[in-house]
RNA sequence: GGUCCUGUAGUACAACGGAUAGUAUAAGGGUCUCCGAAGCCCUGGAUUCCAGUUCGAUUCUGGACGGGACCA
Numbered sequence: 001g002g003u004c005c006u007g008u009a010g011u012a013c014a015a016c017g018g019a020u021a022g023u024a025u026a027a028g029g030g031u032c033u034c035c036g037a038a039g040c041c042c043u044g045g046a047u048u049c050c051a052g053u054u055c056g057a058u059u060c061u062g063g064a065c066g067g068g069a070c071c072a
């Protein structure tokens, strides 16, 4: 340099184009305990950006940016 894949909470992943974007784990608080750990309950936290299509976009299309694989 070329081709392809990919981008969602701190992390790993979900979500036929349609309700308030969910689960686990991590974080904070509570409960329990003599104290911890584990368990149980609660809380906060995210769709990379700009356009387009659409009544409606995390999802589809184009571009930008970032990451990865292969080829050279």
Stems, first nucleotide, its partner, number of pairs: 001071007010025004018055001027043005048064005
Molecule: transfer RNA
Organism: Chitinophagaceae bacterium